[in-house]
Context: one part of a larger RNA
RNA sequence: CGUAGGAUUUUUGAGAGGAGUCGUCCCUAGUACGAGAGGACCAGGACGAACGAGCCGCCAGUAUGGCUGUUAUCGCGCCAGCGGUAAACGCAGCGUAGCUGUGCUCGGAGAGGAUAAGUGCUGAAAGCAUAUAAGUACGAAGCCCACCUCAAGAUGAGAAAUCCCAUGGAGUUAAUCCAGUAAGACCCCCGGAAGACCACCGGGUUGAUAGGAUGCAGGUAGAAGUGCCCCGAAAGGCAAGCACGUAGCUGAGCAUUACUAAUCGGUCGAGGG
Numbered sequence: 001c002g003u004a005g006g007a008u009u010u011u012u013g014a015g016a017g018g019a020g021u022c023g024u025c026c027c028u029a030g031u032a033c034g035a036g037a038g039g040a041c042c043a044g045g046a047c048g049a050a051c052g053a054g055c056c057g058c059c060a061g062u063a064u065g066g067c068u069g070u071u072a073u074c075g076c077g078c079c080a081g082c083g084g085u086a087a088a089c090g091c092a093g094c095g096u097a098g099c100u101g102u103g104c105u106c107g108g109a110g111a112g113g114a115u116a117a118g119u120g121c122u123g124a125a126a127g128c129a130u131a132u133a134a135g136u137a138c139g140a141a142g143c144c145c146a147c148c149u150c151a152a153g154a155u156g157a158g159a160a161a162u163c164c165c166a167u168g169g170a171g172u173u174a175a176u177c178c179a180g181u182a183a184g185a186c187c188c189c190c191g192g193a194a195g196a197c198c199a200c201c202g203g204g205u206u207g208a209u210a211g212g213a214u215g216c217a218g219g220u221a222g223a224a225g226u227g228c229c230c231c232g233a234a235a236g237g238c239a240a241g242c243a244c245g246u247a248g249c250u251g252a253g254c255a256u257u258a259c260u261a262a263u264c265g266g267u268c269g270a271g272g273g
Stems, first nucleotide, its partner, number of pairs: 001153001005164007015150004021049006033038001051107005059101004066094005071086006110145001112144002118138004165272001167179004184268004188204005209261003212257005218250003225244004230237002
């Protein structure tokens, strides 16, 4: 821009893409077959491999958010207690959300249709024969469906439901143009399991959208402080250790709560051949 007014939501599916794999074991049955050795078709069941999609409850990885330990050095006047730096975490242990796989779940179903090679039935031309000439039946991991995804710019532009409605001006009471609006949308703002940007999704006070506050799952692992232990005759010292301490700190998750910020505003957008 188009889809013969302007919108919101839900759809049909022309068409396109994806998927399509393989194995072992059990049973039928040691049956059919075969002198034996051996050993089935068909039908049914179980378990897998690789591949693919999704997910994070379990297992595992990461986790420069988090907690803890610790060396050197510097600082907070000193002790105690903390903080900075050590190549963009000093080193080390553990680890939530998220993201992942090595983890989990699911998938490749079909008694469908038409066929290939191939196999038939009936059957003449050609008294026979012949699957073919008329007619008619089977037959593949392949083809068309079926399954999953996209899909009306499918210009052949589809369908349904719902919403807005018949203002002003110019113009030849016209076509057409201009302006302000309706439904609706956007700008703007708060954000996101969405994301390079854009887009998409949620929210904008008639509000739980993000932050904060409060509480709770979860993480770390026992804070500060005090006492003891130890050395010493005492004063005092004390690296390490023990006990008490409703542990402390944290909490990307969940919930509650308008405390903070989404203020105030602006722009576009029909009048119907």

The part of an RNA shown here (large-subunit ribosomal RNA, domain VI) has 273 nucleotides and comes from Candidatus Obscuribacter sp.
The sequence was found in a public genome assembly.
Its Rfam family is "Bacterial large subunit ribosomal RNA". The family has 102 seed sequences and 51,934 matches in Rfam 15.1.